[in-house]
RNA sequence: AUGAGCGUUUAGGGAGAGACCUUUCAUAGGCGCCGAAGGAGCAAGUUGUUUUUCCUUGCAGAAAACAAAUCGAAACUCUCAGGCAAAAGUACCUAAAUAGUGAC
Numbered sequence: 001a002u003g004a005g006c007g008u009u010u011a012g013g014g015a016g017a018g019a020c021c022u023u024u025c026a027u028a029g030g031c032g033c034c035g036a037a038g039g040a041g042c043a044a045g046u047u048g049u050u051u052u053u054c055c056u057u058g059c060a061g062a063a064a065a066c067a068a069a070u071c072g073a074a075a076c077u078c079u080c081a082g083g084c085a086a087a088a089g090u091a092c093c094u095a096a097a098u099a100g101u102g103a104c
Stems, first nucleotide, its partner, number of pairs: 005101002007098007018031001020030003023026001032084003038080001039078003045071001048066001050065005055058001
């Protein structure tokens, strides 16, 4: 369910950081930066063939401990990727459409 939300498309909004230097002019090399495509990391907690205690004595419940273990968020962190005039693009927000998906 006369469709939450998600996906896709379109439109609008949308930052940051060198129009740096060198040269054999190649998406080359060097130095300095940014974080909002993507990617990665982590807290509290959670999990547990574990241990201890309490107790209504059940492998039930509660508490504590242990572990190199399970799961665990971001606009935080990293800077791999990407980016550092304008343009384009960008997470995110709004609106519409939607042959897709389907319940918070």
The RNA shown here (Glycine riboswitch aptamer) has 104 nucleotides and comes from Alkalicella caledoniensis. The organism belongs to Alkalicella, within Bacteria. The RNAcentral record of the sequence draws on Rfam. Rfam family: Glycine riboswitch aptamer. About the family: This family represents the bacterial glycine riboswitch.